[in-house]
RNA sequence: ACCUGAAAAGGGCAAAUCCAUACGAAAGUUGGAGACGCAAAGCAACGGGUCUAAAGCAAAUCAACUGGGCUUUUCCAGUCGUUUUUGCCACGAUCGCCGUGCUGCCGGG
Numbered sequence: 001a002c003c004u005g006a007a008a009a010g011g012g013c014a015a016a017u018c019c020a021u022a023c024g025a026a027a028g029u030u031g032g033a034g035a036c037g038c039a040a041a042g043c044a045a046c047g048g049g050u051c052u053a054a055a056g057c058a059a060a061u062c063a064a065c066u067g068g069g070c071u072u073u074u075c076c077a078g079u080c081g082u083u084u085u086u087g088c089c090a091c092g093a094u095c096g097c098c099g100u101g102c103u104g105c106c107g108g109g
Stems, first nucleotide, its partner, number of pairs: 002109004012038002017033004022029002036096001042102003046099003049094003056088005062081001064079006
């Protein structure tokens, strides 16, 4: 320097779940408890995947206003929005989904 994790030593991390009068629109994150697992389950969202969809865009809807048709009921068109619903969408999230980059303990070859 490269390859490797069978046994061992000292340690490390912490899934699900529960709690929070923590953060967030959410996904999720953070702290405490907890341990399924992990030799990079250390660090970095760079590529792909996945999750979310606040903002934005589109459609419908509702309300208001304007104009027009009509004898009235009401109908049509347009504008607009602290109405509602749906769709698309990352600049959000995930490195314990995969790849990639950087770094690293112990043992073996």

A computed fold for a 109-nucleotide RNA from Pelotomaculum sp. UBA4789, annotated as c-di-GMP-I riboswitch aptamer. Rfam family: c-di-GMP-I riboswitch aptamer. Rfam's curators write: GEMM was predicted in a large-scale screen for bacterial structured RNA regulatory elements.